This is a predicted structure of a 348-nucleotide part of an RNA (small-subunit ribosomal RNA, central domain) from an uncultured bacterium.

Context: one part of a larger RNA
This record gives sequence, C1' cells and structure tokens, in this order.
RNA sequence: CUGGGCGUAAAGCGCACGUAGGCGGAUUUGUUAGUCAGGGGUGAAAUCCCGGGGCUCAACCCCGGAACUGCCUUUGAUACUGCAAGUCUUGAGUCCGAGAGAGGUUAGUGGAAUUCCUAGUGUAGAGGUGAAAUUCGUAGAUAUUAGGAAGAACACCAGUGGCGAAGGCGGCUAACUGGCUCGGUACUGACGCUGAGGUGCGAAAGCGUGGGGAGCAAACAGGAUUAGAUACCCUGGUAGUCCACGCCGUAAACGAUGGAUGCUAGCUGUCGGCAAGCUUGCUUGUCGGUGGCGCAGCUAACGCAUUAAGCAUCCCGCCUGGGGAGUACGGCCGCAAGGCUAAAACUC
Repeated sequence: CUGGGCGUAAAGCGCACGUAGGCGGAUUUGUUAGUCAGGGGUGAAAUCCCGGGGCUCAACCCCGGAACUGCCUUUGAUACUGCAAGUCUUGAGUCCGAGAGAGGUUAGUGGAAUUCCUAGUGUAGAGGUGAAAUUCGUAGAUAUUAGGAAGAACACCAGUGGCGAAGGCGGCUAACUGGCUCGGUACUGACGCUGAGGUGCGAAAGCGUGGGGAGCAAACAGGAUUAGAUACCCUGGUAGUCCACGCCGUAAACGAUGGAUGCUAGCUGUCGGCAAGCUUGCUUGUCGGUGGCGCAGCUAACGCAUUAAGCAUCCCGCCUGGGGAGUACGGCCGCAAGGCUAAAACUC
C1' cells in the first nucleotide's frame, strides 16, 4: 500500500465555526473531457511467459509465437460523471403568525442558614468521639432574646423535566441578546453535506496583577488510633474556593458510541406545539425532543435495536502485539506548572 476495523478487546479529535479539497436533488438541450467499442501507428533488442531445437543433462544458447497491461492518432456510441445553457421544488434558506425553556451577558434585589460583634437573661459546663483527648469556658462560654456586620450558596418547587455545540446552566426582577419548535406555504431556487490546515469556545486545579474572605479547606500544627500511622477519626488552620482583567487548554471533557442524509415491526411513559372529535377534560391523529421495553437485523458475548451498535451513501479523525512511552530528542506554544507533535535501542 491492499485489507480489516474503532460502545466494553488497539482505535471517534472535548466541542463548534469554517478555508482548500472530496462528495452532492429532479428535468431538458448541447458538448464529447472522463468512459466504452472498432481501426491505424508506435511500444528497439535482450529479459519474462508458451512451443520447438542445440551442447551426453542442466545452467547456458538458438528459432518461432505471445506479450510488452503504455502512448499517439482516427472513426463511432452518449447511459453515467464532468463542462455550458435553461427549467423545477421535494434538500437548504427567507417571510408571516404563535410557543416553551436553570441558553448567555450586565445591573439591581430577597429570605433562610453560618460566623463574628454589641447588649440583655442565665450558670457550669460546652464541644467532640467507637471511646477519648487536643480545644472553648467563672476575664461568664454553651443555651436563649434583641440589634448590627460580612461573605458565599440559593431549601421546598425539582421531575431518566427543560435549555445549550460541548464545557455547562437553578432564589427573584429588569435591560440587552443567541438558538430551537410548531402552524401557514407567500418568496429564493440546490444556495447543500463534510471539513486537512486554520480560528474560536472549553469543568476543576494551577499561574499573574488588584480586590474580597463568612463557611469549607490541600499544606501545616496538635489530639487520638496503631507495632508504626508522614493516613482514615477529632480540634485548629494558610493557600485556594468568591470578584475584575489576563493566561493555562487539560479530564472517566463518557452515550467510553464523529457529522450528515435516506430506508427498516411495534408497545408504553414524559416534555413542547398543532389539528379534529365530543361528554370541557379527555380521546384520536400529527410534528419535534427525552426515557423504558421489544421484532427483524447486527454482535465474540454483553447488549444495540426509528435517539441503531440494523441496511446503505458521502466526508473527516483514528487503530495495527505488550513493555520501553504518551517517554527521550527536536520543533511550536506557555510567566511557570506544563501542553501539542512524537521515536528508537532493548526486552517479552
């Protein structure tokens, strides 16, 4: 390379936008570039293959044929692909009318709880555990009442509920703003799909500068436990967790399942629309999401099964025994931590 694969055996980029490229709906006409058929020229000899022959055989040599899968040219075919021109509406989009939603950003605001402070009541314990101790408390703690301050998170509602491309998003209100669904079928007329590079977004932790700091809490200290206990348990406690701006760019970033389109039994729950029916709160139908079960089919099995891991097409990414190793070296990126790309010797 050909091939076979990628839910769990090695293997789907964390996610999107999009450049080049690849692929691309129905129909008409033209062209004949690709494609197909016939003819002509060329494709040196040797070699290879087949048949025959010569050295006693063979290697080797000689003769003949085929072949040289190619290129050029010419005649023709026109289904498919391409190209050119035109038409169409089913793909895609626009428009109009409705709808649901923790989608995003900013500002404001609310109550419960926690901690601290002040004052009152009140007295000897409180706290913590398997049991204790460290710890707090007669300088008045714990408990309780009133007032105040601060920061962070939003109980119930809450739901295999909703929204978002993914990461993710949850008190309430307002402003700004993205996407989606349904109905109408008015408009454009293939405007589409994918996407190497590239660009952007991207949990937590971490980093820089400046704020903030209630609770929690790596590190650290102490008390226990234990043979030991650099732990699990307890008392404290600093970074951090929070905000603004800038970086980092990784996760079991998971559905361990790339995206798009079409086709292939059903039953049932739930969310958002629409239509019809009537007994007015249900039934039926339909579109879009999200679950459970299940046939065909698939699968090594487990299982998947119209939200496919089924049947097909297009495009991208990735895999090729284990260890060495996602490491070394080099390059690029980063303030650093480190990230991305990515071997070999050796060994089984």
The coordinates come from a structure-prediction model, not an experiment, and the mean pLDDT is 89.